[in-house]
RNA sequence: GACCGAUAAAGGUAACCCUUCCGAAAGGAAGGCUACACAAAGCCAUGGGUCUAAAGUUCGGGUACGAACCAUGACCGCCAGGCCGCCGAA
Repeated sequence: GACCGAUAAAGGUAACCCUUCCGAAAGGAAGGCUACACAAAGCCAUGGGUCUAAAGUUCGGGUACGAACCAUGACCGCCAGGCCGCCGAA
């Protein structure tokens, strides 16, 4: 240094819930509470996967509206991959 991940040490992030804001929604941000868990639960939408369906298209309907399809939207705490990183037992 690498692999690896200990009943090690120092720490870290905070799931859920509540409030406000953004968003059509999925979801995101901030604050609070609290700790479900996480050795990358740090970052990246590159490959899959999952979620939503505004706009669009099609169908039904006189209209209102409804249904179906579909990311350009979202999820890195779904998996893989890439980049960076604390410590040092076996």